Record summary
RNAcentral holds the full RNA, with entries from ENA. A computed fold for a 531-nucleotide part of an RNA from Candidatus Methanoplasma sp., annotated as large-subunit ribosomal RNA, domain I.
Context: one part of a larger RNA
RNA sequence: CCGCAUGGGGAAUGGUUCGGCUAGAGCGCUGAAGAAGGUCGUGUCAAGCUGCGAUAAGCGUCGGGUAGGUGCAAGAAGCCUAUGAUCCGACGAUCACCGAAUGGGACUUCCUAUUCUUCGGAAUGAUCAGUAAUGAUCGGGAACGCGGGGGAUUGAAGCAUCUUAGUACCCGCAGGAAAAGAAAUCAAUCGAGAUGCCGUUAGUAAAGGCGAUCGAACACGGUAUAGGGCAAACUGAAUCCCUUAUGGAAACGUAAGGGAGAUGUGGUGUUGCAGGCUCUUUUAUUCCUAAGUCGAAAGAUCCAAAGUUGACUGGAAAGUCACGCCAUAGAGGGUGAUAGCCCCUUAGGAGAAGGUCGAUAUGGAAAUUGAAGAUGUCCUUGAGUAACGUGCGUUGGAUAUCGCGCGUGAAGCUGGGAGACAUUCACUUCCAACCCUAAAUACGUCUCUAGUCCGAUAGCGUAGUAGUAGUGUGAACGAAAACUGAAAAGUACCCUUAACGGGAGGUUAAAAGACCUGAAACCAUGCGGUU
Numbered sequence: 001c002c003g004c005a006u007g008g009g010g011a012a013u014g015g016u017u018c019g020g021c022u023a024g025a026g027c028g029c030u031g032a033a034g035a036a037g038g039u040c041g042u043g044u045c046a047a048g049c050u051g052c053g054a055u056a057a058g059c060g061u062c063g064g065g066u067a068g069g070u071g072c073a074a075g076a077a078g079c080c081u082a083u084g085a086u087c088c089g090a091c092g093a094u095c096a097c098c099g100a101a102u103g104g105g106a107c108u109u110c111c112u113a114u115u116c117u118u119c120g121g122a123a124u125g126a127u128c129a130g131u132a133a134u135g136a137u138c139g140g141g142a143a144c145g146c147g148g149g150g151g152a153u154u155g156a157a158g159c160a161u162c163u164u165a166g167u168a169c170c171c172g173c174a175g176g177a178a179a180a181g182a183a184a185u186c187a188a189u190c191g192a193g194a195u196g197c198c199g200u201u202a203g204u205a206a207a208g209g210c211g212a213u214c215g216a217a218c219a220c221g222g223u224a225u226a227g228g229g230c231a232a233a234c235u236g237a238a239u240c241c242c243u244u245a246u247g248g249a250a251a252c253g254u255a256a257g258g259g260a261g262a263u264g265u266g267g268u269g270u271u272g273c274a275g276g277c278u279c280u281u282u283u284a285u286u287c288c289u290a291a292g293u294c295g296a297a298a299g300a301u302c303c304a305a306a307g308u309u310g311a312c313u314g315g316a317a318a319g320u321c322a323c324g325c326c327a328u329a330g331a332g333g334g335u336g337a338u339a340g341c342c343c344c345u346u347a348g349g350a351g352a353a354g355g356u357c358g359a360u361a362u363g364g365a366a367a368u369u370g371a372a373g374a375u376g377u378c379c380u381u382g383a384g385u386a387a388c389g390u391g392c393g394u395u396g397g398a399u400a401u402c403g404c405g406c407g408u409g410a411a412g413c414u415g416g417g418a419g420a421c422a423u424u425c426a427c428u429u430c431c432a433a434c435c436c437u438a439a440a441u442a443c444g445u446c447u448c449u450a451g452u453c454c455g456a457u458a459g460c461g462u463a464g465u466a467g468u469a470g471u472g473u474g475a476a477c478g479a480a481a482a483c484u485g486a487a488a489a490g491u492a493c494c495c496u497u498a499a500c501g502g503g504a505g506g507u508u509a510a511a512a513g514a515c516c517u518g519a520a521a522c523c524a525u526g527c528g529g530u531u
Base pairs, nucleotide, nucleotide: 001529002528003527004526005525006524007523008522014516015483016482019454020453021451022450023449024448025447026446027444028443029140030139037098038097039096040053041052042051044076045075048072049071059092060091061090062089063088064087068080069079070078103112104111105110113124114123115122116121125138126137127136128135129134144175145173146172147171148170149169155162159209185192186191196223197222198221199220207213227436228435229434230382234267235266238265239260240259241258242257243256244255245254246253247252272413274380275379276378277376278374279373280372281371282370285366286365287364288363292360293359294358295357296356301350302349303348307323308339309322310321311320312319324341325340326330332344333343334342387408388407389406390405391404392403393402415431416430417429418428419427470477471476490515494503495502496501
């Protein structure tokens, strides 16, 4: 130096999974009755996590359930429990301090008052409404929604209009969804009939230093379907609210007092072949509440078939051989190896107290209400609005999108708007300047189920006390870290050592000994070969 063997070292590989990721379904707000989130406490021993709050790993009631229990957590001590604990579900009680934080003041999660008091304690924030009594609001929420502001990098192979983009980001506000929504809409001589979403129309029409790029609608096919209320005409107090007392489960009444209201409460009425006013005919209904009764969904939990038969191997049978059985159940998991028949489950059923939802009047409320028709040239139909000019933003919207500023400014039923340049005449179509409206749609904090997903350098940053340890003045950044064995049976006793450890011995199927498996680099020893 080469080869082989035996070890060390190291942590790859294989296997496993109380974790992720994705999809689907369910479900979807919370808070002055003090939230979300924190700080500090709380245990026999108690540092962390979890739970809880001076009643502090807990208290009460009701329901379930059964033999053990005293969280993660294995130890010791003590205690609880068939007078039913621990545990599970429902409803309550308690709930320190900070925090919208709200008696005042601080930001050192602390300091410090007044009034009343049954001496335990209670009240005292701001804004808005209201005469007052009293009531409402404030803050939080993963993403989703609506509104108000609103970039730049970038692309145009430069750059300024343009693009990125009404995106990122900031602010306000709301809900379980939000927004939109019942035609002054489209269409085209045929007709449709609120809105949203999906497909298609279509990368089309259009916009565009006509560059880069951008970019609809009608129609059609689906999903889901739902329509209503005011102002006015006419009527003219026929109306409503509060307090007190009282009946009632509630809806809703009754009485007294006060207030709102003629600057109009209530009734009627709500649209284009209209409505009101006037008249005729016809009809008996409509709405609210849900005590009681009935039903439904969820639901702690409960029931749930059939081998522990024989032999063999083995540490262990669920394996092999043989003989049986159940199945609306042969999904899955566990059990000392691979179990339909051992256990938990599974198919299929059942389900209390309490709450939720729906139906129902025997309880209440309401108008001569609803429907149909006739008559006429009497009344009504949303104004600084429509429209026009001009400037700016925005849009595919081109002269023809939508919005805003400024200036002009109508008609009013013999009326008005629209039909993609303007005007005129026709034709078609609709009725602005008031309001509400479920579903189909979006999202995922949360729950469940599933997967041709990942399997510990993967999968979320986090499979362990993870937004932890640690870093930074701070905004913020941000890890590593899984595996003994079927069962701790976790190596008694002896020898040795300063100790770690070693020897002998024991447990085990096996030391697997602080750990599954245990590759390579690298190191050592032994043997052999060669020089």
The prediction has a mean pLDDT of 81. The source organism's lineage runs through Archaea, Thermoplasmatota, Methanomassiliicoccales, Methanomassiliicoccaceae and Candidatus Methanoplasma.